A computed fold for a 72-nucleotide RNA from Candidatus Aciduliprofundum sp. HYA1, annotated as transfer RNA. The prediction has a mean pLDDT of 80. It matches the Rfam family "tRNA". From the family's description: Transfer RNA (tRNA) molecules are approximately 80 nucleotides in length. The family's RNA type in Rfam is transfer RNA.
RNA sequence: GCCGGGAUAGGGUAGGGGCUAUCCUGUGGGACUGUGGAUCCCACGACCCGGGUUCAAAUCCCGGUCCCGGCC
Numbered sequence: 001g002c003c004g005g006g007a008u009a010g011g012g013u014a015g016g017g018g019c020u021a022u023c024c025u026g027u028g029g030g031a032c033u034g035u036g037g038a039u040c041c042c043a044c045g046a047c048c049c050g051g052g053u054u055c056a057a058a059u060c061c062c063g064g065u066c067c068c069g070g071c072c
Stems, first nucleotide, its partner, number of pairs: 001071007010025003018055001026044006048064005
C1' cells in the first nucleotide's frame, strides 16, 4: 500500500430499515433476614465521527478515525 471483519450503557453482548434498542454484569432503592449472603421486585445508564439515500437510519451508501486478521 491492497483486501476482509469490527466499533452499541462503567464492562461484556444481541439486533442488518418503523419496538419502550436485547440480555448479563454493575450502581441505587425496596422486599426477605437477628445481621450478612443468596433470591425476588423497581429504577439508572448506550448506537465511534461527518455527510448522503429514505416519509423514517444503530441498520443501506460514501468519507474519516481507531482496533483485529490476511496479502505484498